[in-house]
About this RNA
Predicted 3D model of a 1519-nucleotide RNA (small-subunit ribosomal RNA) from a metagenome.
RNA sequence: AGAGUUUGAUCCUGGCUCAGAACGAACGCUGGCGGCGUGCCUAACACAUGCAAGUCGAACGAGAAAACUCCCUUCGGGGGGCGAGUAAAGUGGCGCACGGGUGAGUAACACGUGGGUAACCUGCCCUCGGGCCCGGGAUAACACCUCGAAAGGGGUGCUAAUACCGGAUAAGACCACGGGUUCCACGGAACCUGCGGUCAAAGGUGGCCUCUUCGUGAAAGCUAUCACCUGAGGAUGGGCCCGCGCACCAUUAGCUUGUUGGCGGGGUAACGGCCCACCAAGGCUGAGAUGGUUAGCUGGUCUGAGAGGAUGGCCAGCCACACUGGAACUGAGACACGGUCCAGACUCCUACGGGAGGCAGCAGUGGGGAGUAUUGCGCAAUGGGGGAAACCCUGACGCAGCAACGCCGCGUGGGUGAAGAAGGCUUUCGGGUUGUAAAGCCCUGUCAGGUGGAACGAAAUCAGGCGUGGUUAAUACCCACGUUUGUUGACGGUACCGCCAAAGGAAGCACCGGCUAACUCCGUGCCAGCAGCCGCGGUAAUACGGAGGGUGCAAGCGUUGUUCGGAAUUAUUGGGCGUAAAGAGCGUGUAGGCGGCCCGGCAAGUCGGGUGUGAAAGCCCUUGGCUCAACCAAGGAAGUGCAUUCGAAACUGCCGGGCUUGAGUACGGGAGAGGAGAGCGGAAUUCCUAGUGUAGAGGUGAAAUUCGUAGAUAUUAGGAGGAACACCAGUGGCGAAGGCGGCUCUCUGGACCGAUACUGACGCUAAGACGCGAAAGCGUGGGGAGCAAACAGGAUUAGAUACCCUGGUAGUCCACGCUGUAAACGAUGGGUACUAGGUGUAGGGGGUAUUGACCCCUCCUGUGCCGUAGUUAACACAUUAAGUACCCCGCCUGGGGAGUACGGCCGCAAGGCUAAAACUCAAAGGAAUUGACGGGGGCCCGCACAAGCAGUGGAGCAUGUGGUUUAAUUCGACGCAACGCGAAGAACCUUACCUGGGCUUGACAUCCUCCGCUAACCCUGGAAACAGGGCGUUCUCCUCACGGAGACGGAGUGACAGGUGCUGCAUGGCUGUCGUCAGCUCGUGUCGUGAGAUGUGGGGUUAAGUCCCGCAACGAGCGCAACCCCUGUCCCUAAUUGCCAUCAUUUCGGGUGCACUUUAGGGAGACCGCCGGAGGUAAUGCCGGAGGAAGGUGGGGAUGACGUCAAGUCCUCAUGGCCCUUAUGCCCAGGGCUACACACGUGCUACAAUGGUCGGUACAAAGGGUUGCGAAGCCGCGAGGUGGAGCUAAUCCCAGAAAGCCGGCCUCAGUUCAGAUUGGAGUCUGCAACUCGACUCCAUGAAGUCGGAAUUGCUAGUAAUCGCGUAUCAGCACGACGCGGUGAAUACGUUCCCGGGCCUUGUACACACCGCCCGUCACACCAUGAAAGUUGGUUGCACCAGAAGUCGCUGAGCUAACCCGCAAGGGAAGCAGGCGCCUAAGGUGUGGUCAGCGAUUGGGGUGAAGUCGUAACAAGGUA
Repeated sequence: AGAGUUUGAUCCUGGCUCAGAACGAACGCUGGCGGCGUGCCUAACACAUGCAAGUCGAACGAGAAAACUCCCUUCGGGGGGCGAGUAAAGUGGCGCACGGGUGAGUAACACGUGGGUAACCUGCCCUCGGGCCCGGGAUAACACCUCGAAAGGGGUGCUAAUACCGGAUAAGACCACGGGUUCCACGGAACCUGCGGUCAAAGGUGGCCUCUUCGUGAAAGCUAUCACCUGAGGAUGGGCCCGCGCACCAUUAGCUUGUUGGCGGGGUAACGGCCCACCAAGGCUGAGAUGGUUAGCUGGUCUGAGAGGAUGGCCAGCCACACUGGAACUGAGACACGGUCCAGACUCCUACGGGAGGCAGCAGUGGGGAGUAUUGCGCAAUGGGGGAAACCCUGACGCAGCAACGCCGCGUGGGUGAAGAAGGCUUUCGGGUUGUAAAGCCCUGUCAGGUGGAACGAAAUCAGGCGUGGUUAAUACCCACGUUUGUUGACGGUACCGCCAAAGGAAGCACCGGCUAACUCCGUGCCAGCAGCCGCGGUAAUACGGAGGGUGCAAGCGUUGUUCGGAAUUAUUGGGCGUAAAGAGCGUGUAGGCGGCCCGGCAAGUCGGGUGUGAAAGCCCUUGGCUCAACCAAGGAAGUGCAUUCGAAACUGCCGGGCUUGAGUACGGGAGAGGAGAGCGGAAUUCCUAGUGUAGAGGUGAAAUUCGUAGAUAUUAGGAGGAACACCAGUGGCGAAGGCGGCUCUCUGGACCGAUACUGACGCUAAGACGCGAAAGCGUGGGGAGCAAACAGGAUUAGAUACCCUGGUAGUCCACGCUGUAAACGAUGGGUACUAGGUGUAGGGGGUAUUGACCCCUCCUGUGCCGUAGUUAACACAUUAAGUACCCCGCCUGGGGAGUACGGCCGCAAGGCUAAAACUCAAAGGAAUUGACGGGGGCCCGCACAAGCAGUGGAGCAUGUGGUUUAAUUCGACGCAACGCGAAGAACCUUACCUGGGCUUGACAUCCUCCGCUAACCCUGGAAACAGGGCGUUCUCCUCACGGAGACGGAGUGACAGGUGCUGCAUGGCUGUCGUCAGCUCGUGUCGUGAGAUGUGGGGUUAAGUCCCGCAACGAGCGCAACCCCUGUCCCUAAUUGCCAUCAUUUCGGGUGCACUUUAGGGAGACCGCCGGAGGUAAUGCCGGAGGAAGGUGGGGAUGACGUCAAGUCCUCAUGGCCCUUAUGCCCAGGGCUACACACGUGCUACAAUGGUCGGUACAAAGGGUUGCGAAGCCGCGAGGUGGAGCUAAUCCCAGAAAGCCGGCCUCAGUUCAGAUUGGAGUCUGCAACUCGACUCCAUGAAGUCGGAAUUGCUAGUAAUCGCGUAUCAGCACGACGCGGUGAAUACGUUCCCGGGCCUUGUACACACCGCCCGUCACACCAUGAAAGUUGGUUGCACCAGAAGUCGCUGAGCUAACCCGCAAGGGAAGCAGGCGCCUAAGGUGUGGUCAGCGAUUGGGGUGAAGUCGUAACAAGGUA
């Protein structure tokens, strides 16, 4: 630091996803040790049990028991001592408000930060001053009585105090009044002082006898010390107030009556509506009041480069709470976690009368939950409470236990070791890999284990000794300090150290398609499964599962969840808005924001310095302590903040003064469909009246509906009425936008130009607000010619609720009112300034010129086009910016759901404005590129159409296919480009199929062992294969021989053979097709961010990307053409089997000859070369002509670019994988491939007279032939038979060519056409013609009289027609492949059909139009809205009722202290009780709001192959 994912590819926009870090975690698999941390995030759910706050006898009174021991004893026991002034309880003091827990509530001065308190308090502690006097009356404990089940009381009596009360004193404090000084924020505060009033106290313990009294010593007293009282100060801790900061929702916009303020009271430690009475009517709010939802806040923590974002567990500060709600008491402090009272819920006890309780303390239990520990040890340390102290208490704390929950550290060994062992996996079988890994050999000793030693943490306190000092009458006591001795450890026999033995006890988890590091085999077969995103899996899966191997991390590793990051994806740093999401339809203007030039002042912002604060911990730095680290300690830095103070004055701001350039006003002009109102005009449509006139008109692609003989259309004249204003008219004008178009008048807004004067920043923008706002629509009333939703009819169509036609109502028009939206668009908010030009046009001005008007130059304003820089993803924009900047407003944040629901506001309604979520997808998009496509365009080809000729489609037959049938009808081929195709030839064979009979190393190949019996032939069985038997007793080579080797045959064993079994979608090869179409590419350069473009687009031309010209291209390759073959002319050479002109001769080319023909080898020839013409020149070329056998590639063939169709073929062959192996292999017989209601393709023969038939007669080419062609002759009507000459072929044979020509008959008919079918008789081939051959003869004589829709071939030696040959082959040809004979017609032309090429255009297509894609309906699932209602939460208002309690009033009942009084009694001061205000829970009624459920209902989303249509994308077929 980035990456994956939208596309065929590209750039951009944009979302989704990943890699990182973190965690109080959980889950899965696994797990050796230690250190340091951390551990109920859920039910502030309920809690058994134990413990968590007591202490002081040196405040006070009282005061046991057991045990032990002594004595007595009637042996039952009693008494004394000790236990012990102990335990337990009580009065009293201090503490219990700390410490510990939790985060429910709280959006608040709760918290943070900085201030204020002149408006306050502060126990214990410290410092300083002063004091501590004289009295009094009670009461608990206790004893007795008594109530109660208990918890708990009640009565009588006794007693103490540091408990309570009275009095004295009063420095001082406080209060009231008076005087004064200082300060001040003018409110007051501090101090001095006078007078009056009010207010204190408590003692305990140790020691001593100096003074007094008794008197070995005590009391008083003194003294020391601890308490006590009072005052001042300090320290600490708090209360209250304020500035600023601190969550979401505006689909919460208004809230408030103690409310806001005042006066006077009350209350508090203290200010204050905190509370009360009265008075006033205020207070808060768009800088967000009120309401709702959520939430403890902070230091910090996590992340991040930072700014930020998220978070607030442990630790620390603050707050709040303590079963829920309310309340006060005590106290320095509480409205009190382990206190009190009341109410409520819950739990427990009960004798049913009544009581008890509060783990959000530490453990622990149940429950909830994915999920969180021991009912441990100790007060040794630190800290806290009490105490003079010892000491006691302390679940604070220190430790231990459990948990890989986290961080950190260590180990599971080290070295050597190649026969690269075995085994595993894999393999192309050679090997590779696991792998120096193991074994083996040599070492080490961390951890764990055993054994021995053994800490730091401990310093105090206290006690004893010594010393010094203080106090004192004192060498006593006491206090302080120093020194010394003794005493104290939960952890723990732990850390640590030594020794012993021993490689021994200690490795897993995830991943391996890309992102992302790591690959193979097997299994599976869109199944099972995986998946963070893209996506894998349908028989060769590096993606599923297993294995081997590898990669990563490691006592952990993965997964899940959450946060930040990446994400500049909310953009302050740091984004955007023409087309991707995004400029409000337009204006006026309020708040707000921003604002020209100069001078002076202030100092709020701003900048600089100082000071205070910013707790500690944490982060960072430097050191240090645990062996290191984590962890811990010390010091430093930082803490961007706040406050305060001093200073600066450029900028902003504020105040004052000035200026004119921004803005505005006045004056003079001209332009304009700017607006409103009134009036007027002509053309046209329609209607009415009348005339002329007659059969149609109208309408369309074509028609029909419609109108018309009751007179239409047409035409003439007149009239009525409504609406709109042709030409002018123009990317011309005006307006803010919507919008505005005949003419005239009235009223009126704005802009522009010109010249001067004036005002003096008066400006820009604009949230809310207000106004305007096309069309359609709505209301009321008019109007209504034309047009025209709806509607009706006619057409079209499969349908046609459309497009087209005929009608036609709202509406369109006017007035008034509403609606408030549009692709309201320049898809571009407004303002200001700056930044090349060119060229139109509109308005105005100036200059020049002119008699004048033009022309020309120039300035301002508006409106267009082109274009530089620049910008942009590109397209494009470009002084009218989308450039460069500033100011203000509006708006956007993936697609769908959805501009929808709900709520609110507006509207008469229709509807508008505002505006979500669940759910779902991995995209949705923009621009441009290359293709493909278009019922887009242009240009151009082709038997593509047209023009012709002959056919097919109808018939019969042949043949192939489909279908059907069958035991089998083997298989393949399926639009063109399957179907007389594979098959150049199925009776057996072929043959792959079926039935049946057989074989199992096999019909065939290689290797091994054994046997040498050949093959053939014969016999038996059998359908055959085959089985049994007989005859028979092999060959070659080496070797002297024995023997061996080989061939061949047989037997056996196992490796293997074999497969026309599957996959042509695993393949090679071959082939078809587009298409013999003219195309397809590359290198370098150039252009473009890029895909790509250019070249190859342009102008001509060609059969051709053929060639020429031009050109940011220049070249090149594969194709085209040419080179090859046949054919057409000539020449040369050659002359047998060919030929015969000449010579001779003959029936016959037999002789002679090689001239000709022919044959077959070599050459020549044709190139737009020559002439003319048009094309503006030129060039390529084109047209015409000459010459020539041939003329514009002469004709034909071979030749098939890059590629397309997963085209065809595993059944030619080859081949991966899979499958079969006594069978899917092999052999054999028979059958089948030949079936037959049908359908299609390809052909043959016909339907006749251009014919048929009979007779005669002429002329080919190219082939084939020795298991072959087979002559003559003879036989047969014929097929053929016989025969065998000749021929290995220019020699012989097949072999008669046929149409043609000549002549005869037939005369238009199912025929003398046609020949199917059938009967009979034969021939040939073959082992064999039944299924199932061909041919012949005789007889039979079907359909068919030229073929519907549709469709094929052919442009010249072609079509048509005629016959001949060959391959295959025993036989079988209407097929195929060849050969020649006869031999036409037509082409105007390119509009249309089909196919193709180039350019261009549109595109939502790219599997590429056989594309894409929309909506209803049907089915399944999901979330959601509405809904009669129903359930619950919360809350407002009104009212009822009102516990405890404070306060107030009362207090006739009750009362020790003080006062009066001899007493009785009274007073003072209180208590109970009563009443009242307030008030929690509760209740009633009525609203709001939130949530759950809800028959039914609405749309939405999703879902391999459902239905109907075809809306959109091409002109998408009606843009």

The coordinates come from a structure-prediction model, not an experiment, and the mean pLDDT is 84. The sequence is in RNAcentral, with records from SILVA.